This is a predicted structure of a 73-nucleotide RNA (transfer RNA) from Tursiops truncatus. It matches the Rfam family "tRNA". It is annotated as a transfer RNA. From the family's description: Transfer RNA (tRNA) molecules are approximately 80 nucleotides in length.
RNA sequence: GUUUCCGUGGUGUAGUGGUUAUCACGCUCGCCUGACACGCGAGAGGUCCUUGGCUCGAAAGCGAGCGGAAACA
Numbered sequence: 001g002u003u004u005c006c007g008u009g010g011u012g013u014a015g016u017g018g019u020u021a022u023c024a025c026g027c028u029c030g031c032c033u034g035a036c037a038c039g040c041g042a043g044a045g046g047u048c049c050u051u052g053g054c055u056c057g058a059a060a061g062c063g064a065g066c067g068g069a070a071a072c073a
Base pairs, nucleotide, nucleotide: 001072002071003070004069005068006067007066010025011024012023018056027043028042029041030040031039049065050064051063052062
């Protein structure tokens, strides 16, 4: 340099056009315990990488850019 793939809470993920973005781990609080752990219940935490466009409507589909990975050179 070329091609392909990926970018969603702190981490890992689901969601492939339609009301409030899913789950697990982690975090906070309560219950439980002599205490801790486990378990149970509740809660906080997301400009869905940026920007433009298509659409009545975009996390998703299209263009450009940014970042990462792989293959080839």